Context: one part of a larger RNA
RNA sequence: UCCAGCGAGUUAUUUGCUACUGCAAGUCUAAGUCAUUUGACGGAGACGUAGUGAAAGCGAGCCUGAAUAGGGCGCCAAGUAGUAGUGAAUAGACCCGAAACCGGGUGACCUAACCAUGGGCAGGCUGAAGCGCAGGUAAAACUGUGUGGAGGGCCGAACCGUAGCGAAUUGCAAAACGCCCGGAUGACCUGUGGUUAGCGGUGAAAUGCCAAUCGAACUCGGAGAUAGCUGGUUCUCCUCGAAAUAGCUUUAGGGCUAGCGUGACGUGGUAGCAGAUUGGGGGUAGAGCUCUGUUUCGGACUGGGGCUGGUAACAGUACCCACCCUUGACAAACUACGAAUACCAUCUGUGAAAUCGUUGCAGUUAGAACGGCGGGGCUAAGCUCGUCGCUCGAAAGGGAAAAAGCCCAGACCAUCAUCUAAGGUCCCUAAAUUUACACUAAGUGGGAAACGAGGUGAGGUUUCUUAAACAACUAGGAUGUUGGCUUAGAAGCAGCCAUUCAUUUAAAGAGUGCGUAAUAGCUCACUAGUCAAGAGAUCUUGCGCGGAAAAUGUAACGGGGCUCAAGUGUAGUACCGAAGAUAUGGAUGUGUGCAGCAAUGCAUGCGUGGUAGAGGAGCGUUGAUAUCAGCGCUGAAGCAGAACUGUGAGGUUCUGUGGAGUGUUAUCAAGUGAGAAUGCUGGA
Numbered sequence: 001u002c003c004a005g006c007g008a009g010u011u012a013u014u015u016g017c018u019a020c021u022g023c024a025a026g027u028c029u030a031a032g033u034c035a036u037u038u039g040a041c042g043g044a045g046a047c048g049u050a051g052u053g054a055a056a057g058c059g060a061g062c063c064u065g066a067a068u069a070g071g072g073c074g075c076c077a078a079g080u081a082g083u084a085g086u087g088a089a090u091a092g093a094c095c096c097g098a099a100a101c102c103g104g105g106u107g108a109c110c111u112a113a114c115c116a117u118g119g120g121c122a123g124g125c126u127g128a129a130g131c132g133c134a135g136g137u138a139a140a141a142c143u144g145u146g147u148g149g150a151g152g153g154c155c156g157a158a159c160c161g162u163a164g165c166g167a168a169u170u171g172c173a174a175a176a177c178g179c180c181c182g183g184a185u186g187a188c189c190u191g192u193g194g195u196u197a198g199c200g201g202u203g204a205a206a207u208g209c210c211a212a213u214c215g216a217a218c219u220c221g222g223a224g225a226u227a228g229c230u231g232g233u234u235c236u237c238c239u240c241g242a243a244a245u246a247g248c249u250u251u252a253g254g255g256c257u258a259g260c261g262u263g264a265c266g267u268g269g270u271a272g273c274a275g276a277u278u279g280g281g282g283g284u285a286g287a288g289c290u291c292u293g294u295u296u297c298g299g300a301c302u303g304g305g306g307c308u309g310g311u312a313a314c315a316g317u318a319c320c321c322a323c324c325c326u327u328g329a330c331a332a333a334c335u336a337c338g339a340a341u342a343c344c345a346u347c348u349g350u351g352a353a354a355u356c357g358u359u360g361c362a363g364u365u366a367g368a369a370c371g372g373c374g375g376g377g378c379u380a381a382g383c384u385c386g387u388c389g390c391u392c393g394a395a396a397g398g399g400a401a402a403a404a405g406c407c408c409a410g411a412c413c414a415u416c417a418u419c420u421a422a423g424g425u426c427c428c429u430a431a432a433u434u435u436a437c438a439c440u441a442a443g444u445g446g447g448a449a450a451c452g453a454g455g456u457g458a459g460g461u462u463u464c465u466u467a468a469a470c471a472a473c474u475a476g477g478a479u480g481u482u483g484g485c486u487u488a489g490a491a492g493c494a495g496c497c498a499u500u501c502a503u504u505u506a507a508a509g510a511g512u513g514c515g516u517a518a519u520a521g522c523u524c525a526c527u528a529g530u531c532a533a534g535a536g537a538u539c540u541u542g543c544g545c546g547g548a549a550a551a552u553g554u555a556a557c558g559g560g561g562c563u564c565a566a567g568u569g570u571a572g573u574a575c576c577g578a579a580g581a582u583a584u585g586g587a588u589g590u591g592u593g594c595a596g597c598a599a600u601g602c603a604u605g606c607g608u609g610g611u612a613g614a615g616g617a618g619c620g621u622u623g624a625u626a627u628c629a630g631c632g633c634u635g636a637a638g639c640a641g642a643a644c645u646g647u648g649a650g651g652u653u654c655u656g657u658g659g660a661g662u663g664u665u666a667u668c669a670a671g672u673g674a675g676a677a678u679g680c681u682g683g684a
Stems, first nucleotide, its partner, number of pairs: 001684006011091013026047003032041003051058002061073004094232002097229001101222006112196009121186001123155003126151001130147006159183003164179003198214001200210003207216001235618006245258005259364002261361006272350005278345003286337001287335002292331003298325002302322004306317004367392002370389007397408003412586004417582003423576003426560003432573001434572006445562001451546002455543010472530005478503003483497003509524001513522002587608009619673001621670006628663001630662002638657008
């Protein structure tokens, strides 16, 4: 990992509701007794038949209250016992699963400490005290030399240990192996026997150790502890079909009530939808500046403050503020204004599809993206919060290359039929190499901004122009003067000044730029000639260009490939394209009408995606009672294969195998259906 078997809403009591059965203003017995195959007896008692009040009590009424008011609960609806179904409560209560808690025991053969009694430590080195001798001293001290053999002394085997490295790490080994290393007469190592026990012991202390287990051992029991948590929960078909919100919660991944679902019964032009001559209230968008605040330009006088002068009166003020007039603005918590929508009501139309009421049973209360309007954030986020809508959730199909939430569209079944939606029609790939007119040259299309640019198309305004424009070429571009000032210098051209003036002219600035230390030099404005028809400036706009750098490999159209397009814009025609619509047949739910006792049939409408979940109808397994005077060695069950059949769970028949039991129908009762639980047991 696979296969086979086992494996989860049960049972008891009480109780709500629904259906059925008996009896019915009543219904039923319980314990028990007597009988005994299910019977009889037993009326204690329970529920119901009247309520109401705290109660006395009163009573179709009662209570409250001063009340004949008002209000609250009643009267005007039949129950009761049983059976089944479905909920609830109490019990382990659908199944498996803790870590833990408590009680009684078992452990110190591992290990920790201690007690008693034994054992062990090759060899080598060092050479303390003391003592002897000699020297020395008044005597000592002291010195030398020998002897001696101390030490948690030194080196190093056994022994004890394990700091580092290697290797091992499905190992030789649930801690070993190799190298290297520490201690090695001591707080040393070790044998045997003993002591200390879990709310405890022991601990040179690491929460270490107490039998491969230690922040509290192991074992049995309380015990099926508890688990608002995770996982799992077994046959079929049909009808409907959610929620991820609100309030409260030691509450936030749990609950309770409401909301939304479903079944039953009732309600009945009602709910909903559309339109409207309609009628309402509003203070949002917008707008506005009266109010509350913010704010701009200009002006005027008045008032207050400051400053200056003055002893003061008072005067002045290039200072500040307020008020006033005028110009221009801003606001979620501003409004003298004010929509569109939405909401409410009315009327009309449509309306078997919903509303509303009572009651049984739920699930949901982690939501997600997208679009609109807003708050937070950075007008960041596949961000977060609110609201309106939509899809996913619980929705398959077509499109977007691929794709929960985008676009189209809601799958009952069948068909080698037709028409369309979104999106497409050169090839991959179904359908136009379609029609007309334009644009783009960038492979733009097929990623990106500020900004930049004689790319190119369209439109507007304006200036010059056969009295010759624009460009190009030829020639001129002078004089007072080097204007004045400044300056080392300043001569058109560092800077400042200005009736930047005047003269000669076809024209020529007290000078447009380059240049010089300053001059010089080049050039422009301006003018003439040559030439011959358009030339310039500016605004709006279409499509392009640059800006443009990333990591495996083209890699920023899905690919090939595409240029009067297979790109872009406008307009048109045709076609393709889905589980959409239609056609034909079939199944099924439900409404209405007709026929029928009914079952059902006919006609005619509307339906049939679906998770949680509610409801309906069935299949199969095991057993029981009856039934078929059922089947069976002339071959039962089981096993294997095939055919037929039913919407399905399934069923029937035949053949083979097998070798003794087993079915139909009706009713009943369940140890009643497995693919999942890191399920359990066995096997491969």
This is a predicted structure of a 684-nucleotide part of an RNA (large-subunit ribosomal RNA, domain II) from a Candidatus Dormiibacterota bacterium. The RNAcentral record of the full RNA draws on ENA. The source organism's lineage runs through Bacteria, Bacillati and Candidatus Dormiibacterota.